Overview: This is a predicted structure of a 323-nucleotide part of an RNA (large-subunit ribosomal RNA, domain IV) from a metagenome. RNAcentral holds the full RNA, with entries from SILVA. Its mean pLDDT, the model's own confidence on a scale to 100, is 88.
[in-house]
Context: one part of a larger RNA
RNA sequence: GGGUUGUUAAGGAACUCGGCAAGUUGACCCCGUAACUUCGGAAUAAGGGGAGCCUCGAAAGAGGCCGCAGUGAAGAGGCCCAAGCAACUGUUUACCAAAAACACAGGUCUAUGCUAAAUCGAAAGAUGACGUAUAUGGGCUGACGCCUGCCCGGUGCCGGAAGGUUAAGAGGAGGUGUCAGCGCAAGCGAAGCAUUGAAUUGAAGCCCCGGUAAACGGCGGCCGUAACAAUAACGGUCCUAAGGUAGCGAAAUUCCUUGUCAGGUAAGUUCUGACCCGCACGAAAGGCGUAAUGAUUUGGGCACUGUCUCAACAGCCCGCCCG
Numbered sequence: 001g002g003g004u005u006g007u008u009a010a011g012g013a014a015c016u017c018g019g020c021a022a023g024u025u026g027a028c029c030c031c032g033u034a035a036c037u038u039c040g041g042a043a044u045a046a047g048g049g050g051a052g053c054c055u056c057g058a059a060a061g062a063g064g065c066c067g068c069a070g071u072g073a074a075g076a077g078g079c080c081c082a083a084g085c086a087a088c089u090g091u092u093u094a095c096c097a098a099a100a101a102c103a104c105a106g107g108u109c110u111a112u113g114c115u116a117a118a119u120c121g122a123a124a125g126a127u128g129a130c131g132u133a134u135a136u137g138g139g140c141u142g143a144c145g146c147c148u149g150c151c152c153g154g155u156g157c158c159g160g161a162a163g164g165u166u167a168a169g170a171g172g173a174g175g176u177g178u179c180a181g182c183g184c185a186a187g188c189g190a191a192g193c194a195u196u197g198a199a200u201u202g203a204a205g206c207c208c209c210g211g212u213a214a215a216c217g218g219c220g221g222c223c224g225u226a227a228c229a230a231u232a233a234c235g236g237u238c239c240u241a242a243g244g245u246a247g248c249g250a251a252a253u254u255c256c257u258u259g260u261c262a263g264g265u266a267a268g269u270u271c272u273g274a275c276c277c278g279c280a281c282g283a284a285a286g287g288c289g290u291a292a293u294g295a296u297u298u299g300g301g302c303a304c305u306g307u308c309u310c311a312a313c314a315g316c317c318c319g320c321c322c323g
Base pairs, nucleotide, nucleotide: 001318002317003316004315005314006313007312008311010309011308014307019304028050029049030048031047036041038143052065053064054063055062056061066070078302079301080300081299082298083297084296085294086293090102091101106141107140108139109138110137111136112135118127119126120125144289145288146287147286149219150218151217154216155215156212157211158210159209160208163207164206165205169201170200174196175195176194177193178192181188182187220238221237222236223235224234247281248278259275260274261273262272263271
């Protein structure tokens, strides 16, 4: 000097990104226990009190004794208030992340009538399932409560089949090559063979018609207007498939921004409650609430403390120095 384990005057978070770490509390018995709530909880809420031994007594209890101290050592919740997120118990990056991520019960859409759909496999075959739509597969959402608005123009999916377009195939008009024949020649040229090949016919698909958003997705701009001013219930106009409804909102989303006001502090870029000018919330990529739960995140408080003011001492171990 370091590690580790203890103790510490006065103060008590002044430390620090942050009470990180340490400490406080602690089993049992008695009293007592709020908001809120899904009436189960919250709850060991919080907050108080008790405890040894001896004598008497059935007990309750009364009296007495000792110590600083009686759950005499050890082991054994710190608590409260407010907010975000996720309902919950669970699961996860074996070895830097345990979470608000995943899952979940519940909701909804969709496919599938059984040789089911789906999946693996050249196939045989198997899973699904020795199941049968209260079943099985897939997608999204994610307890519960209140709800889930408008748009089908684009893309997708489903349905339709009149018309347009459309393949192979069918079809075979016509053309070409060849050569019997004809012709003085130029040339014409039957049948056959070969080759090419028009019209016509010809399915799904696409075009077309309709449906569908808990399918992929989308959900405006400018100008004017009220008897102070400001604002605009109101009007005009352009565009769109339709122009964001309820609810929430400087938010895990707000750039400007430490927005403004209020609360808390002596002092608050964080926090809470409001406001709404939402750069760029918004309704199952769910919206808004929500008791309980959480080694979750944020802010505040009480208690407590060597975290600190500010350091000291001690045990053990290591290092270093002397012998």